[in-house]
Molecule: transfer RNA
Organism: Anaerolineae bacterium
RNA sequence: GCGGGAGUAGCAUAAGGGCAAUGCAACGGCCUUCCAAGCCGUCGAUGCGAGUUCGAGUCUCGUCUCCCGCU
Numbered sequence: 001g002c003g004g005g006a007g008u009a010g011c012a013u014a015a016g017g018g019c020a021a022u023g024c025a026a027c028g029g030c031c032u033u034c035c036a037a038g039c040c041g042u043c044g045a046u047g048c049g050a051g052u053u054c055g056a057g058u059c060u061c062g063u064c065u066c067c068c069g070c071u
Stems, first nucleotide, its partner, number of pairs: 001070007010024004018054001026042005047063005
């Protein structure tokens, strides 16, 4: 330099155009004499910029970071 893949919450992953979901974590409550476990609830996210579309996490282009391959 070229090609391919990935980027979503503190962490690990879903959602393949139509209300962003789950587990763990954090916080609050219930339970308990207390703690743990268990139960209920809350908070918090689509790498960045543009385009297409009534509507984009999703499709297109650019860009950044990481991974793999080729040279």